[in-house]
Context: one part of a larger RNA
RNA sequence: GGCGGACGGUGGAUACCUAGGCUCUCGGAGGCGAAGAAGGACGCGGCAAGCUGCGAAAAGCUUGGGGGAGCGGCAAGCGCGCAUUGAUCCCGAGAUAUCCGAAUGGGGCAACCCGGCAGGCUGGAGGCCUGUCACCGACCUAGUCGGGGCGAACGCGGGGAACUGAAACAUCUAAGUACCCGCAGGAGAAGAGAACAAAAUGUUUAUUCCCCAAGUAGCGGCGAGCGAACGGGGAGGAGCCCAAACCGCAGGCGUCCAGGCGUCUGCGGGGUUGUAGGACCGCGGCAUCGCACACGGAGGGAGAGGGGAACGGCAUGGAAAGGCCGGCCAUAGCGGGUGACAGCCCCGUAUCCGAAUUUUGAAGUGGCGUAGCGGCAUCCUGAGUAGCGCGGGGCACGAGGAAUCCUGCGUGAAACCGCCGGGACCAUCCGGCAAGGCUAAAUACUCCCGAGAGACCGAUAGCGAACCAGUACCGUGAGGGAAAGGUGAAAAGAACCCCGAACAGGGGAGUGAAAUAGACCUUGAAACCGUCCGCCU
Numbered sequence: 001g002g003c004g005g006a007c008g009g010u011g012g013a014u015a016c017c018u019a020g021g022c023u024c025u026c027g028g029a030g031g032c033g034a035a036g037a038a039g040g041a042c043g044c045g046g047c048a049a050g051c052u053g054c055g056a057a058a059a060g061c062u063u064g065g066g067g068g069a070g071c072g073g074c075a076a077g078c079g080c081g082c083a084u085u086g087a088u089c090c091c092g093a094g095a096u097a098u099c100c101g102a103a104u105g106g107g108g109c110a111a112c113c114c115g116g117c118a119g120g121c122u123g124g125a126g127g128c129c130u131g132u133c134a135c136c137g138a139c140c141u142a143g144u145c146g147g148g149g150c151g152a153a154c155g156c157g158g159g160g161a162a163c164u165g166a167a168a169c170a171u172c173u174a175a176g177u178a179c180c181c182g183c184a185g186g187a188g189a190a191g192a193g194a195a196c197a198a199a200a201u202g203u204u205u206a207u208u209c210c211c212c213a214a215g216u217a218g219c220g221g222c223g224a225g226c227g228a229a230c231g232g233g234g235a236g237g238a239g240c241c242c243a244a245a246c247c248g249c250a251g252g253c254g255u256c257c258a259g260g261c262g263u264c265u266g267c268g269g270g271g272u273u274g275u276a277g278g279a280c281c282g283c284g285g286c287a288u289c290g291c292a293c294a295c296g297g298a299g300g301g302a303g304a305g306g307g308g309a310a311c312g313g314c315a316u317g318g319a320a321a322g323g324c325c326g327g328c329c330a331u332a333g334c335g336g337g338u339g340a341c342a343g344c345c346c347c348g349u350a351u352c353c354g355a356a357u358u359u360u361g362a363a364g365u366g367g368c369g370u371a372g373c374g375g376c377a378u379c380c381u382g383a384g385u386a387g388c389g390c391g392g393g394g395c396a397c398g399a400g401g402a403a404u405c406c407u408g409c410g411u412g413a414a415a416c417c418g419c420c421g422g423g424a425c426c427a428u429c430c431g432g433c434a435a436g437g438c439u440a441a442a443u444a445c446u447c448c449c450g451a452g453a454g455a456c457c458g459a460u461a462g463c464g465a466a467c468c469a470g471u472a473c474c475g476u477g478a479g480g481g482a483a484a485g486g487u488g489a490a491a492a493g494a495a496c497c498c499c500g501a502a503c504a505g506g507g508g509a510g511u512g513a514a515a516u517a518g519a520c521c522u523u524g525a526a527a528c529c530g531u532c533c534g535c536c537u
Stems, first nucleotide, its partner, number of pairs: 001536009015522001016486002020457002022454007029446002031150002039100003042055003046078002050074002061094006070082003105114003115133007135147005154185001155183005165172001169221001193205001195204001196202001208235005218226002239438003242382001246269010274416001276381004280375004289369003293366003299360004305353003311326004327344002329333001335347003387411007397423001418433005473480002493521001496508004
């Protein structure tokens, strides 16, 4: 020095555990904000660095309710207090709520600086206190309302890539995706026929969503690829209001023979459709059905909580819930805890009850809407619109035979004897009535709250984060971004003695079932380092 064995050191794998996570289900909630949010800065404790809570009234104040013996947060200690005259704690309502932040009197390098006006304090001040003073929009304009900012995804709109695919690449694809912007709501959007369709004259009938139709018909450097609809089955179910004609009122203007008439604007009535409808004229009449509006609150739900059954003994053991013996409850044998595995020890569970407050909401009441018959002369029925040309976009459809939809430029109708559509176009036929608007439910999502589930993870896993983590640390910055869990049933956390310079470390003693459970603390693998023994060189 090597190999082997034993015993240690080091190290922190493995096993077990879970305080945390992940993914769903059902229900709730779906917003907060100038009455100053989200998020922060700085403070507040007898001693107080951090976290939590709170705001100069500062780990809190008042009040209503609950609760019933301890309490002054994590968090011990010293010190001092509170509490059956009901504290701490829990639920609600209120008060207070510094400074920054949309930040809003003005400024500013956020948490700072400096003002105006009114009032107050003071002997006074370049001092202090209270209130108020930004901008934009609307309106009945000395004013009052509203807006602004934040928020995980979902929605609609305005903009809008590239990598990539086509085995290169340009049309095409990726994709109207990512991303940016605007706006809205608990949903949003869409939505009540100028529809769809067929050639049979369909008793199809708003929209949305799902399944099928169907990877079909089609589109396509007919490449890659893109990709319907009709119709059928389900979820849900709801239909309405204006503009105009006509009538009336008010005001302005014009005219006048001063009675009025015309015109414009505003308001009220009227009216809303395609087998045309309405106005207008006449007849008749108050039926029927409905409401998405207001009040109303039956009854549910949520919200602090309350009641809530039934067990003993023996032995083992540190400890019994395990074993043995004998009982009991059960609308409760879900689950968790307790010194090992507990229906009957504790918390609970089934079940029953429940305040303030809050939510949903039936009846009912009110209010509102709703038609008929005949006449057909006249009037009305959404205009720079429809259509057309050019250029684009959108439709599954890439300019194609390309309809339908949108519109930047140009042009530009008809008016019910009218107009649009049925995939160029024309005729016939059929369907419909554009150029105004509103509309629940079925649908999408989950930052958040409650309850629950898992052939999900178990500390190199699971969220980045089980632990004081978006922390430490890195970066000028945008941004990047860790590591780190486990004594024991209980601190009983080792009095006292010894070695030592020692508040290091260790040896005794003591505690404990165990101390090779001693705080660098469960188990304690391997690499690696020693000590002793054997063998070899």
Molecule: large-subunit ribosomal RNA, domain I
Organism: Lachnospiraceae bacterium